[in-house]
């Protein structure tokens, strides 16, 4: 320098193909249970989707640019 891939909750990941109110597990908080803890049960908080722009009535999703990381090639 070229090609491909990844970026979504504190962590690990779905959702993108086919645009239409953003989800799961673990973790966290409160309550119940227990002498207490753990485990279990119930409820809840937490992310405008790496960043910037465009298309659209509507974008995590489509298009462009850009940043970081990973793989391959030179």
């Nucleotide at each position: 320098c070229g090609a491909g891939g990844u970026a979504u909750a504190g962590c690990u990941c779905a959702g993108c193909u086919u645009g239409g109110u953003a989800g799961a597990g673990c973790g966290c908080u409160a309550c119940g249970u227990u002498c207490g803890g753990g485990a279990c049960g119930u409820a809840g908080a937490g992310g405008c989707c790496a960043c910037a722009g465009g298309u659209u009535c509507a974008a995590a999703u489509c298009c462009u640019g850009c940043u970081a990381c990973c793989u391959c090639g030179a």
A computed fold for a 74-nucleotide RNA from a Eubacteriales Family XIII. Incertae Sedis bacterium, annotated as transfer RNA. It was read from a public genome assembly. It matches the Rfam family "tRNA". By type it is a transfer RNA.